RNAcentral holds the full RNA, with entries from ENA, Greengenes and SILVA. The part of an RNA shown here (small-subunit ribosomal RNA, 5' domain) has 521 nucleotides and comes from an uncultured bacterium. Its mean pLDDT, the model's own confidence on a scale to 100, is 87.
[in-house]
Context: one part of a larger RNA
RNA sequence: AUUGAACGCUGGCGGCAUGCUUUACACAUGCAAGUCGAACGGUAACAGGCCUUCGGGUGCUGACGAGUGGCGAACGGGUGAGUAAUGUAUCGGAACGUGCCCAGUAGUGGGGGAUAGCUCGGCGAAAGUCGAAUUAAUACCGCAUGACAACUGAGGUUAAAAGCAGGGGACCUUCGGGCCUUGUGCUACUGGAGCGGCUGAUAUCAGAUUAGGUAGUUGGUGGGGUAAAGGCCUACCAAGCCUGCGAUCUGUAGCUGGUCUGAGAGGAUGGCCAGCCACACUGGGACUGAGACACGGCCCAGACUCCUACGGGAGGCAGCAGUGGGGAAUUUUGGACAAUGGGGGCAACCCUGAUCCAGCAAUGCCGCGCGCAGGACGAAGGCCUUCGGGUUGUAAACUGCUUUUGUACAGAACGAAAAGCCUCUGGUUAAUACCUGGGGGUCAUGACGGUACUGUAAGAAUAAGCACCGGCUAACUACGUGCCAGCAGCCGCGGUAAUACGUAGGGUGCGAGCGUUAAUC
Numbered sequence: 001a002u003u004g005a006a007c008g009c010u011g012g013c014g015g016c017a018u019g020c021u022u023u024a025c026a027c028a029u030g031c032a033a034g035u036c037g038a039a040c041g042g043u044a045a046c047a048g049g050c051c052u053u054c055g056g057g058u059g060c061u062g063a064c065g066a067g068u069g070g071c072g073a074a075c076g077g078g079u080g081a082g083u084a085a086u087g088u089a090u091c092g093g094a095a096c097g098u099g100c101c102c103a104g105u106a107g108u109g110g111g112g113g114a115u116a117g118c119u120c121g122g123c124g125a126a127a128g129u130c131g132a133a134u135u136a137a138u139a140c141c142g143c144a145u146g147a148c149a150a151c152u153g154a155g156g157u158u159a160a161a162a163g164c165a166g167g168g169g170a171c172c173u174u175c176g177g178g179c180c181u182u183g184u185g186c187u188a189c190u191g192g193a194g195c196g197g198c199u200g201a202u203a204u205c206a207g208a209u210u211a212g213g214u215a216g217u218u219g220g221u222g223g224g225g226u227a228a229a230g231g232c233c234u235a236c237c238a239a240g241c242c243u244g245c246g247a248u249c250u251g252u253a254g255c256u257g258g259u260c261u262g263a264g265a266g267g268a269u270g271g272c273c274a275g276c277c278a279c280a281c282u283g284g285g286a287c288u289g290a291g292a293c294a295c296g297g298c299c300c301a302g303a304c305u306c307c308u309a310c311g312g313g314a315g316g317c318a319g320c321a322g323u324g325g326g327g328a329a330u331u332u333u334g335g336a337c338a339a340u341g342g343g344g345g346c347a348a349c350c351c352u353g354a355u356c357c358a359g360c361a362a363u364g365c366c367g368c369g370c371g372c373a374g375g376a377c378g379a380a381g382g383c384c385u386u387c388g389g390g391u392u393g394u395a396a397a398c399u400g401c402u403u404u405u406g407u408a409c410a411g412a413a414c415g416a417a418a419a420g421c422c423u424c425u426g427g428u429u430a431a432u433a434c435c436u437g438g439g440g441g442u443c444a445u446g447a448c449g450g451u452a453c454u455g456u457a458a459g460a461a462u463a464a465g466c467a468c469c470g471g472c473u474a475a476c477u478a479c480g481u482g483c484c485a486g487c488a489g490c491c492g493c494g495g496u497a498a499u500a501c502g503u504a505g506g507g508u509g510c511g512a513g514c515g516u517u518a519a520u521c
Stems, first nucleotide, its partner, number of pairs: 001520003005517005012368006018361002020326001025324003029321003034071003039068002042064002046062003049058003078279003087204007096196003101192008109143001111141002119132005149158003163184006171178002205251003212242003217239008254276004258269004281302005304315004332358001334357003340354001341352004371401004381392004407457005415448001420442008465510005470491003476505005486493002
C1' cells in the first nucleotide's frame, strides 16, 4: 500500500459498487421455458349473438382448457468438484458440420392409410394404464417429376415438397369454390455470414526421499466407423514409441484478459466484470434433434428423502428468494416486464428470479455535514504547582449571522420510442383491394416513484468517536500499585519517587470512522 474480510468500541446523510472465501453438505414452500387458432380436429371455461317448451340448446363469433403438430427448450442463469492437459493463452492448419439469417437457381403435381383428442367399457390407493369404435392436419407413407445434388462398373441408378392468410374486375361453378394476385411457408441445390467440431507448434505449479514407462503400446496394409483427419475400432504384419531439455508416478490447482504490490525487474493472486473449459445427487448409457450424450429430458445401477390401501410409486436449488447444518463470516421466501436483451407469434401480444429496480449490511471507494463570526491580560469547575501562578482556553457563557443535512409542506422530471390509428407518396398488381418501404400527424404505454431535482417554513436546532503518548514514532505530568496486578510488534517495562502497568488531567494522530487479527507485495 492492499482485501469478497472478520472481531472490539463507536456511528449523521447521500452516490456508486460489493456481499457463503467454510459442507460440489441436505433441502420445506413459491417462482425460474414457453409460445403459436395465420398448421389441425375441435369446444372444457368466460363473453357476445341466435333459438327456446325458460329446464336449456347451438362453435355462429371473440376467444380457448386438454390434445395432435411446429419452433424453442443445447440460449440465458449457477458453480469450480474434476482437470497439469481430451484444458487455457498466442500464432497457424485441413479432412468437416451448420436450425434460424442473407444472396441466388429450380420446383411446390397427384394419391393413400393411420392416430391422439372425443365417446363407450375395464384395471389401479395413487402414479397411471388397457381395450373397442370414430376423426383431422404444415403429423406419417407411397407415386410422378428431377439437376449445377449423391453414387457409379460412365450404361445408368437413387432420393423431394404443404399448405395457410388477405384482397378481387371479368370468366366458369356442383355455390364449397375454381381463377387472378399479394404475403408467408415448404422442397432440392449453390454461395455467404456467424457459430461449432478436429488438428500442429510454443508457453503453462511442486517433488528424483518418484528413473525407467508403454501391447492398441509405435508404425504399416485391408476393413469398419464418424459430419470429418486419425489405433477412433477391428484382423494381420513389423518392433517400435516416450524419457535426464525430467518420461512415468505422487501432491496441488479450473485457465486467461486482468487484480494487488513494486521505481522497475519481479513476487502474489484469478472474488466481482468479460472470454474459454468442465460439472449438474454419485456412476454409466444412449434417444430426439441443425446442435446434447442434455441443470429444471429419458433409461439402468447406487446412496439418501418422501407417499402408500404394502401390490407399487415420487424426487434432485452448484437457477432466484428462503431453511437447517458447517463457520470468525456473507442479504429479501420483495416489485416490474416500463427499458435492454432472449423464446414463440403475420401481428396484437404472451413468457422471461435474464435483466431493470427496490430492501438489508459503514463491506469498500467517493462526496457532504455535525455550524460561522465576534467574545477576558482570561468566569466557574477540573488538573498541576516552586503556592507566585500555570493550564484546560476564545474554549464556554454571552451577542450577531447562516440553514447544507435532517424534519414538515408544495411543485415536479429524463429514462418513451417503437407499436396502434389517420394520411401523403413510392413498390407490387388487372386493380384506386390487400400487403409493404419512406415522410407527416394523432393517440397511448413507467416497476423504480410522487423518486431525482426545485421551492417554502421553523430552528444551532437532528449529528463524534477511536487508538496512541519509553525508543523505533507525532504526543507528559499527577496519583494508585510495588517483579504483584499487569503491558508487549521488537528492544524491553514493573522488586516504594514507573513519561512503558491502572486511573485522571493534558497532548498527538486519524475521523463516521478508528483500532486489532488474518493474508499478499